This is a predicted structure of a 347-nucleotide RNA (Bacterial RNase P class A) from an Acidimicrobiaceae bacterium.
RNA sequence: CGAGUCGGCCGGGUGGCCGCGUCACCGGUGCGCAAUCACCGGUGCCGAGGAAAGUCGGGGCUCCAAAGGGCAGGGUGCUCGCUAACAGCGAGUCGGGGUGACCCGCAGGAAAGUGCCACAGAGAACAGACCGCCGAUGACCCUUCGGGGAACAGGCAAGGGUGAAACGGUGCGGUAAGAGCGCACCAGCGGAUCCGGUGACGGAUCUGGCUCGGUAAACCCCACCCGGAGCAAGGUCAAAACGGAGACGGGCGGCCCGUCCGAUGUCUCCAGGUAGACCGCUGAGAUGGAUGGCCACCGUGUGGACAGCGUCCACUACAGAACCCCGCUUACAGGCCGACUCGUCAC
Numbered sequence: 001c002g003a004g005u006c007g008g009c010c011g012g013g014u015g016g017c018c019g020c021g022u023c024a025c026c027g028g029u030g031c032g033c034a035a036u037c038a039c040c041g042g043u044g045c046c047g048a049g050g051a052a053a054g055u056c057g058g059g060g061c062u063c064c065a066a067a068g069g070g071c072a073g074g075g076u077g078c079u080c081g082c083u084a085a086c087a088g089c090g091a092g093u094c095g096g097g098g099u100g101a102c103c104c105g106c107a108g109g110a111a112a113g114u115g116c117c118a119c120a121g122a123g124a125a126c127a128g129a130c131c132g133c134c135g136a137u138g139a140c141c142c143u144u145c146g147g148g149g150a151a152c153a154g155g156c157a158a159g160g161g162u163g164a165a166a167c168g169g170u171g172c173g174g175u176a177a178g179a180g181c182g183c184a185c186c187a188g189c190g191g192a193u194c195c196g197g198u199g200a201c202g203g204a205u206c207u208g209g210c211u212c213g214g215u216a217a218a219c220c221c222c223a224c225c226c227g228g229a230g231c232a233a234g235g236u237c238a239a240a241a242c243g244g245a246g247a248c249g250g251g252c253g254g255c256c257c258g259u260c261c262g263a264u265g266u267c268u269c270c271a272g273g274u275a276g277a278c279c280g281c282u283g284a285g286a287u288g289g290a291u292g293g294c295c296a297c298c299g300u301g302u303g304g305a306c307a308g309c310g311u312c313c314a315c316u317a318c319a320g321a322a323c324c325c326c327g328c329u330u331a332c333a334g335g336c337c338g339a340c341u342c343g344u345c346a347c
Stems, first nucleotide, its partner, number of pairs: 001343010012298007020047002023044008049318001053329002056327005061230004073226005078092005093107001094105004108221002113219002115215003130160002132156003137153002140149003168186006187211002189208008234279004243270006249261004301315006
């Protein structure tokens, strides 16, 4: 210098004017004093995000249900740790990819059982004779009797071919031809012992010819976990009307008279909790939902015009709270910082 990998951060700035929402204070009006409430005005503080989004996984909170255990159903699924919890995070293990930094993994069990494996292919799971090889043995034919033939019975998984996958690989021996049939080495698996690690797991030695296909996002098995609904949760106050109980009256500011009203009535009290209001609700905290607009200067990027240093014009990523919190996922113009890898060149 070029090409990359990973992590973190920012995501317009300053000033002015006007406007909006909650709250606090002040003033005015309703209202004759005070308080409260409503409305209006003024002043002051605060007023969207890294994702406020999707509402996907958890938790707080609220109500309902609930002795305990089991079945059913659902979820999670390598290990250890963190966490209130999670399908989250961190560090590892194993497998795969990359020259590398590093990335990806829906990563328990297929040697418990059942099921399934398209097309092609003879055969797809205690395999299979299509081409092929052999035909030692027993038949058959020929024979110069030494043997020969391949059209038989039959043997063979070496070679070809099909396929994503054909029942370990290479070599030597062996054989009629072959075959873990035997042996050596290699690969895998199982068993035993030892070593390292908390563990997943890794390593070493010995041993068994054991060679066993894939699929569990098929049933299933194993281990662990799981009650339901959600702020329109839920709670407080509480008209009218209905209902229940009591009194016989009630109004005319206290008493008497008087007068007026009244028995399908009047008055008082009570219960339930509808309309309504408030709480839940938060230094954003609404309940038709505020967080905006304009101007000046500076800035970033993109596009356009001018032949041109440059100037001018337009636009300024994704998006926007609604009980709160922890995560995940998705969207995003542009920019900044750090660590590391590979290649080339120079010293």